Model confidence (mean pLDDT): 86 of 100. A computed fold for a 78-nucleotide RNA from a Chromatiales bacterium, annotated as c-di-GMP-I riboswitch aptamer. It was read from a public genome assembly, where an Rfam model found it. The source organism's lineage runs through Bacteria, Pseudomonadati, Pseudomonadota, Gammaproteobacteria and Chromatiales.
RNA sequence: UCCAGAAAAGGCCAAACCCACUGUGAAGCGGGGGCGGAAAACCACGGGUUUCCUGAUCGAGACAGCCGGGUUGCCUGG
Numbered sequence: 001u002c003c004a005g006a007a008a009a010g011g012c013c014a015a016a017c018c019c020a021c022u023g024u025g026a027a028g029c030g031g032g033g034g035c036g037g038a039a040a041a042c043c044a045c046g047g048g049u050u051u052c053c054u055g056a057u058c059g060a061g062a063c064a065g066c067c068g069g070g071u072u073g074c075c076u077g078g
Base pairs, nucleotide, nucleotide: 002078003077004076005075012037013036017032018031019030021028022027035065041071042070043069045068046067047066048063049062050061051060052059
C1' cells in the first nucleotide's frame, strides 16, 4: 500500500420513542434512550425519498442510519 474480517483488545457512533430549543415545513440541535452499525466518520456529485411555494412547471431546502460514488480512519489476519 492492497485485500479480507469484526473473533480478541481498546474504543466509537446512536434507531424508534420522550423532553427542551430552532424552523412554514421536511428536519436539525442538546439531554435521556438503544434498534442497530466495520466506517452509522466527512462530502449533496449521481439516483432515490421528502419539505415549502405554485393550478402546474421552475426555484429554494431536508435526508450521508436509502443506494452508488469520492476522501479519511482504529485493531487483527493475509